[in-house]
Annotation: A computed fold for a 76-nucleotide RNA from Candidatus Karelsulcia muelleri PSPU, annotated as transfer RNA. Its mean pLDDT, the model's own confidence on a scale to 100, is 81. NCBI's taxonomy places the organism under Bacteria, Pseudomonadati, Bacteroidota, Flavobacteriia, Candidatus Karelsulcia muelleri.

């Protein structure tokens, strides 16, 4: 180099007809009782990698680029 998969919370991932972005752990707080911590409620926490494009509307479609994993290929 070519091609493919991915990129969303701290940290694994979800998010199918384009219409107000979630789980779960973790983190706070409250409650509780079995007390170096469990459980149970509750709350904070997001430029959805980045510029554009289409569209009344993009996390999703579509172009580039970037960063990762994978195959193939080329170089001795």
């Nucleotide at each position: 180099g070519a091609c493919u998969u991915g990129g969303u919370a701290g940290c694994u991932c979800a998010g199918u007809u384009g219409g107000u972005a979630g789980a779960g752990c973790a983190u706070u707080a409250c409650a509780c009782u079995u007390u170096u911590a469990a459980u149970g409620u509750a709350a904070g926490g997001g430029u959805c990698c980045u510029g554009g494009g289409u569209u009344c509307g993009a996390g999703u479609c579509c172009c580039a680029g970037c960063c990762a994993g994978g195959u193939c290929a080329c170089c001795a």